[in-house]
Molecule: transfer RNA
Organism: Chloroflexota bacterium
RNA sequence: GGCGCGGUAGCUCAGUUGGUAGAGCAGCGAGCUCAUAAUUCGCGGGCCGGCAGUUCGAGUCUGCCCCGCGCCA
Numbered sequence: 001g002g003c004g005c006g007g008u009a010g011c012u013c014a015g016u017u018g019g020u021a022g023a024g025c026a027g028c029g030a031g032c033u034c035a036u037a038a039u040u041c042g043c044g045g046g047c048c049g050g051c052a053g054u055u056c057g058a059g060u061c062u063g064c065c066c067c068g069c070g071c072c073a
Stems, first nucleotide, its partner, number of pairs: 001072007010025004019056001027043005049065005
């Protein structure tokens, strides 16, 4: 330098034919306990790597750039 895959919540990851984004763990609160742990119930938390484009509408499609991994040279 070329090609492929990936970047979404604090972490690990889903996200259908484009239609206003979810799970588990973690965190917080409550219940239970003499207390802690475990367990049960509930709650908050992200505008989706960046900038443009297409569209009535983009996490999803297109272009360029950034970062990580792999392959080729």